Source information:
The prediction has a mean pLDDT of 82. This is a predicted structure of a 73-nucleotide RNA (transfer RNA) from an uncultured Bacteroidales bacterium.
RNA sequence: UGCGGGAUAGAGCAGCGGAGUGCUCGCCGGGUUCAUAUCCCGGAGGUCGGAGGUUCGAUCCCUUCUCCCGCUA
Numbered sequence: 001u002g003c004g005g006g007a008u009a010g011a012g013c014a015g016c017g018g019a020g021u022g023c024u025c026g027c028c029g030g031g032u033u034c035a036u037a038u039c040c041c042g043g044a045g046g047u048c049g050g051a052g053g054u055u056c057g058a059u060c061c062c063u064u065c066u067c068c069c070g071c072u073a
Base pairs, nucleotide, nucleotide: 002071003070004069005068006067007066010025011024012023013022018056027043028042029041030040031039049065050064051063052062053061
């Protein structure tokens, strides 16, 4: 310098046009237990990296910017 991949809950990830964004762990409350752990039930927590555009509708498609990883010179 160019190319490719990635950014979604506190952490790790899925979802790639459709109405309620979900899974595991973690956190909070309850149950169970003499108690803790395990197990069961419920809950909170998300500007889906920023800004524009396309569309009836965008996490998803397009443009640009920021950051991370890799390849290349």
Notes: Rfam family: tRNA. The family's RNA type in Rfam is transfer RNA.